Description:
Small-subunit ribosomal RNA from a Phycisphaeraceae bacterium, 1490 nucleotides, folded computationally. RNAcentral holds the sequence, with entries from ENA. The organism belongs to Phycisphaeraceae, within Bacteria. Rfam family: Bacterial small subunit ribosomal RNA. Its family is annotated with ribosome and structural constituent of ribosome in the Gene Ontology.
[in-house]
RNA sequence: CAAUUGAAGAGUUUGAUCCUGGCUCAGAUUGAACGCUGGCGGCAUGGCUAAAACAUGCAAGUCGAACGAGAACCUCGCAAGAGGGGACAGUGGCGGAAGGGUCAGUAAUGCGAUCGAACGUACCCCGAGGUGGGGGAUAGGCACGGGAAACUGUGCGUAAUACCCCAUGAUGCCUCCGGGCCAAAGAUUUUUCGCCUUGGGAGCGGCGAUCGUCCUAUCAGGUAGUUGGCGGGGUAAUGGCCCACCAAGCCGAAGACGGGUAGCGGGUGUGAGAGCACGGCCCGCGACAUCGGGACUGAGACACUGCCCGGACUCCUACGGGAGGCUGCAGUAACGAAUAUUCCGCAAUGGGCGCAAGCCUGACGGAGCAAUGCCGCGUGCAGGAUGAAGCGGCUUCGCCGUGUAAACUGCUGUCAGGGGACAGAAAUACUGAUCGUCCCCAGAGGAAGAGACGGCUAACCCUGUGCCAGCAGCCGCGGUAAUACAGGGGUCUCAAGCGUUAAUCGGAAUCACUGGGCUUAAAGGGUGCGUAGGCGGCCUAGCAAGUGUCCUGUGAAAUACCCCGGCUCAACCGGGGAACAGCGGGGCAAACUGCCAGGCUCGAGGAAGGUAGAGGCCGGUAGAACGAUAGGUGGAGCGGUGGAAUGCGUAGAGAUCUAUCGGAAUGCCGAAGGUGAAGACAGCCGGCUGGGCCUUUCCUGACGCUGAGGCACGAAAGCGUGGGGAGCAAACCGGAUUAGAUACCCGGGUAGUCCACGCCCUAAACGAUGCGCACUAGACCGGAGCGGCUCUGACGUCGUUCUGGUCGUAGAGAAAUUGAUAAGUGCGCCGCCUGGGGAGUACGGUCGCAAGGCUAAAACUCAAAGGAAUUGACGGGGGCUCACACAAGCGGUGGAGCAUGUUGCUUAAUUCGAAGCAACGCGAAGAACCUUACCUGGGCUUGACAUGCCUGGAUUAACCCCUGGAAACAGGGGCCACACCCGCAAGGGUGGAACAGGCACAAGUGCUGCAUGGCUGUCGUCAGCUCGUGCUGUGAAGUGUCGGGUUAAGUCCUCUAACGAGCGCAACCCCUAUCGCUAGUUGCCAGCGGGUUAUGCCGGGUACUCUAGCGAGACUGCCGUUGUAAGACGGAGGAAGGUGGGGAUGACGUCAAGUCCUCAUGGCCCAUUUAUGCCCAGGGUUGCAAACGUGCUACAAUGGUGCGUACAAAGCGACGCAAGGCCGCGAGGCGGAGCAAAUCGCAUAAAACGCACCCCAGUUCGGAUUGCAGGCUGCAACCCGCCUGCAUGAAGUUGGAAUCGCUAGUAAUCGCGGAUCAGAACGCCGCGGUGAAUACGUUCCUGAGCCUUGUACACACCGCCCGUCAAGUCAUGGGAGCCGGUAGUGCCCGAAGUUGCCACGAUACUGUGGUGCCCACGGCAAGAUCGGUGACUGGGACUAAGUCGUAACAAGGUAGCCGUAGGAGAACCUGCGGCUGGAUCACCUCCUUU
Repeated sequence: CAAUUGAAGAGUUUGAUCCUGGCUCAGAUUGAACGCUGGCGGCAUGGCUAAAACAUGCAAGUCGAACGAGAACCUCGCAAGAGGGGACAGUGGCGGAAGGGUCAGUAAUGCGAUCGAACGUACCCCGAGGUGGGGGAUAGGCACGGGAAACUGUGCGUAAUACCCCAUGAUGCCUCCGGGCCAAAGAUUUUUCGCCUUGGGAGCGGCGAUCGUCCUAUCAGGUAGUUGGCGGGGUAAUGGCCCACCAAGCCGAAGACGGGUAGCGGGUGUGAGAGCACGGCCCGCGACAUCGGGACUGAGACACUGCCCGGACUCCUACGGGAGGCUGCAGUAACGAAUAUUCCGCAAUGGGCGCAAGCCUGACGGAGCAAUGCCGCGUGCAGGAUGAAGCGGCUUCGCCGUGUAAACUGCUGUCAGGGGACAGAAAUACUGAUCGUCCCCAGAGGAAGAGACGGCUAACCCUGUGCCAGCAGCCGCGGUAAUACAGGGGUCUCAAGCGUUAAUCGGAAUCACUGGGCUUAAAGGGUGCGUAGGCGGCCUAGCAAGUGUCCUGUGAAAUACCCCGGCUCAACCGGGGAACAGCGGGGCAAACUGCCAGGCUCGAGGAAGGUAGAGGCCGGUAGAACGAUAGGUGGAGCGGUGGAAUGCGUAGAGAUCUAUCGGAAUGCCGAAGGUGAAGACAGCCGGCUGGGCCUUUCCUGACGCUGAGGCACGAAAGCGUGGGGAGCAAACCGGAUUAGAUACCCGGGUAGUCCACGCCCUAAACGAUGCGCACUAGACCGGAGCGGCUCUGACGUCGUUCUGGUCGUAGAGAAAUUGAUAAGUGCGCCGCCUGGGGAGUACGGUCGCAAGGCUAAAACUCAAAGGAAUUGACGGGGGCUCACACAAGCGGUGGAGCAUGUUGCUUAAUUCGAAGCAACGCGAAGAACCUUACCUGGGCUUGACAUGCCUGGAUUAACCCCUGGAAACAGGGGCCACACCCGCAAGGGUGGAACAGGCACAAGUGCUGCAUGGCUGUCGUCAGCUCGUGCUGUGAAGUGUCGGGUUAAGUCCUCUAACGAGCGCAACCCCUAUCGCUAGUUGCCAGCGGGUUAUGCCGGGUACUCUAGCGAGACUGCCGUUGUAAGACGGAGGAAGGUGGGGAUGACGUCAAGUCCUCAUGGCCCAUUUAUGCCCAGGGUUGCAAACGUGCUACAAUGGUGCGUACAAAGCGACGCAAGGCCGCGAGGCGGAGCAAAUCGCAUAAAACGCACCCCAGUUCGGAUUGCAGGCUGCAACCCGCCUGCAUGAAGUUGGAAUCGCUAGUAAUCGCGGAUCAGAACGCCGCGGUGAAUACGUUCCUGAGCCUUGUACACACCGCCCGUCAAGUCAUGGGAGCCGGUAGUGCCCGAAGUUGCCACGAUACUGUGGUGCCCACGGCAAGAUCGGUGACUGGGACUAAGUCGUAACAAGGUAGCCGUAGGAGAACCUGCGGCUGGAUCACCUCCUUU
C1' cells in the first nucleotide's frame, strides 16, 4: 500500500404471433460410486449403509525417594547364616472424570450470542502459620481348607506418607455472642521432596436470565408437584430439586399440548447479493459407551477399556456355577453402489507417574493402499515435401485425408531406472521411524486416453439397417437415399484423465425481503356487522422505547479476504492485518414514529329543516285471466302438429250466456328508470320500521379505516311438521319421430311450485373486478336535491352535491379492453394464487334429519394445459352477387335389342394402367399373325441393339445348297473377298470392316408417380393472386385489395394512409358477318362473238360470285333521359350496338390428383444355359350366372315404303383417288381416261319437296337372331374381320326410383368428310343442311366469388371430440379381519440401590438382620396412534388401428354452462332458478361522425 469489481441466457404449447406457465439444458460443487483408460511427484481425504455382531494383538499406567516381605543371581562363609540384589504380587499415593471414538438419543435439561449471582476446585502460582505425643489393626506372608474354574473360607502373625486418639490451636468454622469446635507424615540422605491449617490468584467447572434455533392446525386446548406461598429436607450452590400444609393458579392462535424430523455452533457449497442447502475432515460445546436402572469412590463420575442389579446376545463348564462388551488402533464377517495396513516409532509435539534416570502412551509422528480430490511435471525439442510407401475415404474419376506426421539429420536429459555422498527436519551429549539435499551413468529410449459431432452446443461424410435393431437431458430420431441407430473415416472438446449416475445451489423474478401476481391466463371470501391485530388528521410541551451519532466491552482459534514470507512454482504452510454488517454498557441529539399531557376542527358522528324510492315486516282489499260446479241455448266435432296420433265428445264436448266457488300471479304506467350490503324487491290501501341524499354549519372533538377468528343475512332446488293446490310441472303413463329415441314435439300427470314455523348454506351468488381515502383532460344522456339569472311564477339557461350510464385524453394492459363508477397514480388493511390431470377427490375433523356443506392431501401420470389476438378453412350462421345451379322449356338416359368400356366370375393366360365429380366408346387415331407387355411349348446366351479392349486367323460371315423341325433354331456342305506396302510374278506383311473366342458390358413394358423431370386433368375463363415503398400494430399481421356505386370482370368511378406496380381480366392473334382496294387461274360469265341436243365448251372479259392478301368499319362516337362520376336506359344511323358470334389463350395455387407402360431419370431389383433378357409357333387380351357406364337402332303415320326431283360445306387422294364403258340383283369384278389436284377423282349429299300406297296392327313398324349362297382385304378370316343377296323376323307399343344435355343459327334433326388403317366404327375429330320452345324470377338444390360472424378445426368438418362396455399394466381409497411398531393411563409384581425406623452387634473406623417409601425390568386391562397385509370392492391413470352411440366445439343441428333435484346402457335427458363466457333477425335507446 491493501483488505465489498458485482448480475448473460437457450430449447419446448401455435399454421404463425404475443403473453401466462411448467418441463429441460449450458455453470459451480462433492467424504462420492460406476464405465473406459492410466507415467511421476507434493499436499490433503477415505464405513455416509448395521449406535448390527465381533476372533486375535495392542490402546493407562506409574512411583522402592511411603511400606513390609522378597525369587533368580552375585559376594563372604565348611555349613548354618549374613550382606548385596531387586523381578513378580500386595498395602499406600497420584493418575484411570484427560486423551481417543461415535452422533443413537435430544426441538431444549442442548447449542449460539450477550449478560448475571447463590457456588466448588486435586495438580500449579503468591502470602501467613504449623509439622508435638501416643495407639490398635490389616493385606501380603505362613499353616490348613472349599471349588472344574472364577474365586474364596478359617487360624496365626506383620509394616507404613493406610487408620485412630490426645495435645497445640488462629486473622479458620459455628454461635442464642456467654461460648463451643477442628490438623499434620514422613522419606531421602545432605540437599531436597513432602504433610497440615488458612487467605488470595490463574485456569477449569456447576447454576440462572434475555434473544435466536426445522416441518405439521388433517395436533386446539394443555397442566395436580401442576402455578405460587409458608416451613422444612437436600446440595458445593439457587430453585417444587424433594416433602408437609395453604391458596387456585400457570401455559396457549406471537401456536401451548401433541406428531414428524434433527446433535448445535465456528463454518462449508452455491449465489451479484439477499438467500437457499449442508454441518464429512479441523476447532468449540453437548450427548452416548451392548440395552435399562442404581449408587459407591473421588477435587471432579453416577465413570468407554470401575462396581452392583435386571434384559438380550456370545463364550467356558466337571451342569453345581462362571466369563464378556472394538461408537479406541489395526483387523474379521455382515450390510451395501461404496470407503484402506491385524505396518514402523516414541526421534519430534503433547499427556500420566516419578526428585530423577526413566517407564507407559494405536494421542501423536510417519510409512503402506486408493487418480477420491486439489496442485505441479512429463510422455520430447529443432529441422525435414519424393507432400514417400502403406492404410483409409470420397468420387463429379480429377482426387483427398492421415501429414512435418514418419523415415532421415541434429539436440536435450525433466520423471521413472542404476550408483555414490551428506551439511537439513535436530532444539541435543546419547538417540532418525520417515522424509529431504547434492553428484555421476545410460539412453528418445519406459509413459494417451475418454467423450462428443440434428438443434440447444464447438465439431460431417460414407456404408449397413428399414418404426426393426436401437438412441434420447428436452425437443425428438428410425416405416429404403438416417449428418440423430450401428460400423468406418474425418472433425471438435478436455486431458492422466474423460464420461455417466446420484446430490446441493444457480439459472428460477418458478414462494418474488431485495423481487411476482389475482376482469378474461392459477388467483377477490356470496354479502354485511364487528373482536383481536395492523394502520391512522392539525398545533404545542415533555420523555427518550424505536431512530441517528460518538466512545467502549465482546464477537475464541482455524476458515474466507488483503499484505509479506517459507517449500525451485503451485497446491500446502507461517507471520501480520482488515473483517466478522451482531449483542451488551456509557454520553449526546429530539426532526420523524412511539408514549404522556394540553389544545383545534377540515376526518367521523350528532342536531335542525327538507326530499325520492318495487327497501323490509304485518293486515286488508280490487279487477282481468284461468280452471271447476250448476243451469240455459245448441248439435258434431273439439284439440293438437312439420304432418299426425294418443286425448275429449251424441251419457251432448268444443262454442256461447248466467250464477257460484277456488288458488296463484299482478297487464298498461315501465324506462338505458328506482331501492337495498348482497341474495333480491312491482296491483291498490293502512299500520310498524331500516337506510340514503340535499340545505344550514348549531353541538361532540379523531370518537377513524380495515378486519384473522366470530356473529348475522343469504336465489333456486332440497328436507321436517301442518295447511293449501287454479295453472304449470321433475318422476311416471301414453302418442309420435327415429336404425334405435330411456330425448327434443304432442296428450295426460305426482312431488314440487303457494302459506306458517324450523332446517339446508350452495350458484356463471358475475362487473367473473374486496373495502376505505386522496390525486389525475373532457363531452353527452338519465334519476334525486339545492341555488343564481328573468319583477314574480312556468319554461329556459347557468352553477353545485349525490347517483345511474355512454364515448373518450393521458396512462395502464399480453391483447381484448379499461379510462374520475380505473384495470391510472399512491397509501392502509383483509382474502386468495404458484404447470395440467389425479381432485375440490380420499382419509381425518367439524356442521347437517338427510341430501350434502366447510376444511383438504398423496401415489401415479403428462410436456404441456392455458389467455388474447392473427391468417385461413369450415358452419344444418348472416348479407350481397354469379353460373343451364334451380325454375320455365325442348330432347334424352334409366325399360328393349345390339355395340362398346368397366366390375365381378372364370381361366394355363384372360397383360398392364385409369377409380366420385375429374375411372368406365378412357391410354387404344382402330388386338386375326404382327401389335403384345400375358400363357403353354420349343430354342439362344457378349446376346435382337450401343461402345471399348484383348486374342485368333484368312478361314468365316453375307450369298447358295442340303438335313431335322411348327418355326425359331441346330447340324452339314459350297463359294467371292477389300485397302495399303514390298514384290515382275508367285507370294509375303500390315490394317479396317466383318467373323469366332474371351473380357468390360448390353438388355429389362421389372418395382417405387409417396424419390423426380416433362406433360396432363380439376377447381375454372372463376376473378382472383401478389409485390415495392409508406403508414398502423410489441407481434403474427393489417392497410393497399375495405366502404358507396358500376361491370361479364380487382371493369371502371368515387371516397380514402395510402401511393404505385406485377401475374391474371380486357385488348393485341385466328375464323366468321358488311364494304372497299389489289390480283384474275385451275375460279367466274354480265355484255360481245363462235359452237353444242346440252354444259364457260371455245374466243374473249375481269363487271359479278368466288378465291386470298391488304385495308375500312363499332368508339357508348352522336341524340334524349338519368347519375358527382363510372355508367345505365331509350333512340337514330348502320351489315353489325354496347365484349357482334366463335376459337386460341388457363394467374398464385389445390388435390403426395394421373402417368416410371410415350419419353427422360435417382435409387432398388433380376446375375446369365433353370433369365424378370432375346427369338419362334400356337393360344389369350374377344372367355360369361350377374352388375354398371357410354352409345347406336327402335317402339312408328311430323311415320314407313316406292317413284320422281332440288340445294351444301369441309376435306382426302400416288403404297393413292379412280371417271366414262362392260359384267353381276348386289357386295363387287374387268378395265384404266384423268389427276401430286380451285383443273381429275372420291361424290348420288340427306332430311326437304312432289306423287302414290300403307290405316294403328307387334303392323308394309322394328330389325336382333339364325340358315344358305356370295364378295373383299390379307401369308392366313376356326377361335376372331367387314360387306352383299335370299330366307328367318326376337325383344320392344315411349320406359320405376332416379338422372343428363341445351338459352340461338343453340337444342333437336339430316346427311357429308377425315385421322388411325392391308382389312376391320354405332366410337372419335371435323363439315355444312333444315331449324325451334322457354327464361316470371333467385325462395329452394348444386357449385363459385366478395364482405361479415362464431369456432375447442390448422392432416383444416372426410376436422375435432365425450362417456359406458371389453382387454392389458400401474399406483391408490374402502374392507370381515389378521400381524407388528410407538407413546401414555390404571392395576399387580418389585431386583440392585440410597435412605427412614426397629432389633442385634460393635463402639477407634465399621457392620448384620428385619421392615417402610421410591423404583428398572416384567405382567394384566381398556383404549389411542402409526404402519404392513387382506377375500372382495370403488373410482383413477396409461396403452396406433376393439364395441355402442354423438354429448361438446358452427345456431354442433334441442344455444351452452352453473347450482340443485329426479330419471336413464352410455355420453346425457328433464324440472326450477341463475349467467352470457350464445349465433341470427327485427325493433327500441344511446354514442361517434357528417